The RNA shown here (Fluoride riboswitch aptamer (crcB RNA motif)) has 63 nucleotides and comes from a Thermoplasmata archaeon. The model forms 100% of the base pairs in the Rfam consensus. NCBI's taxonomy places the organism under Archaea, Methanobacteriati, Thermoplasmatota, Thermoplasmata.
[in-house]
RNA sequence: UGUCCGGUCGGCGAUGGGGCCCGCCGGAAGUUCCGCGCGGCGGAUGAUGGCUCCUACGGUAAG
Numbered sequence: 001u002g003u004c005c006g007g008u009c010g011g012c013g014a015u016g017g018g019g020c021c022c023g024c025c026g027g028a029a030g031u032u033c034c035g036c037g038c039g040g041c042g043g044a045u046g047a048u049g050g051c052u053c054c055u056a057c058g059g060u061a062a063g
Base pairs, nucleotide, nucleotide: 009026010025011024012023013022016054017053018052019051020050021049032044033043034042035041036040
């Protein structure tokens, strides 16, 4: 100095927060999808990685 394993700690999973579970990463993990004339333009879904609750936003109906 490099690699591997274990422990500990921390971080991440397309926009917020809580709980539980799963996966990934150690300056990496991560920064959605589709089309086109692709250094740009246009379109689509979703506040979750998954489940659930809350919050924000949108639609419909009633009081």